[in-house]
RNA sequence: GCAUUUGUAGUCCAGCGGUAGGAUAGUUGCCUACCAAGUAACUGACCCGGGUUCAAAUCCCGGCAGACGCA
Numbered sequence: 001g002c003a004u005u006u007g008u009a010g011u012c013c014a015g016c017g018g019u020a021g022g023a024u025a026g027u028u029g030c031c032u033a034c035c036a037a038g039u040a041a042c043u044g045a046c047c048c049g050g051g052u053u054c055a056a057a058u059c060c061c062g063g064c065a066g067a068c069g070c071a
Stems, first nucleotide, its partner, number of pairs: 001070002004067004010024004018054001026042005047063005
């Protein structure tokens, strides 16, 4: 330099163009003699810019970052 692929809560992963979800973590309660475990509620995210569309995490283009391959 070229090609492929990935980018979503603090972390790990889902997500047919139409309400962003789970696990874990955190906070508060319940439980317990106390802690742990269990249990209920709450908090927290779509890499950046543009385009298509009534509507984009999703489709298209460019950029940035990571992984792998070729040279």

Annotation
This is a predicted structure of a 71-nucleotide RNA (transfer RNA) from Arabis nemorensis. Its Rfam family is "tRNA". By type it is a transfer RNA. Its mean pLDDT, the model's own confidence on a scale to 100, is 83. The organism belongs to Arabis, within Eukaryota.